[in-house]
Molecule: transfer RNA
Organism: bacterium CG2_30_33_46
RNA sequence: GGGUGGUUAGCUCAGCCCGGUUAGAGCGCUACGUUGACAUCGUAGAGGUCACUGGUUCAAAUCCAGUAUCACCCACCA
Numbered sequence: 001g002g003g004u005g006g007u008u009a010g011c012u013c014a015g016c017c018c019g020g021u022u023a024g025a026g027c028g029c030u031a032c033g034u035u036g037a038c039a040u041c042g043u044a045g046a047g048g049u050c051a052c053u054g055g056u057u058c059a060a061a062u063c064c065a066g067u068a069u070c071a072c073c074c075a076c077c078a
C1' cells in the first nucleotide's frame, strides 16, 4: 500500500442479507418477597446518540459514501 471481517445495554451476543409494532436475550446491577443470615428461587425496575459524520427515503441499527478503531490475510522495504 491492497483486501476481508467486526463495532448494538456494565459484559457476552442476536437482529442487518430482504428498511416498517415502542430496539431485544442471557449474565450482571437495583428494589421487594422468601431466609435467623447468605445463597438459590420468584416478581418488578433501571440501564442504549445501534462507533462517528454525511447522504438516500414517507420511514434507517438495517441501504450508500467517508472517517475512526480492533482483528486477520496479501504485498512491499531493510
Stems, first nucleotide, its partner, number of pairs: 001074007010027004020058001029045005051067005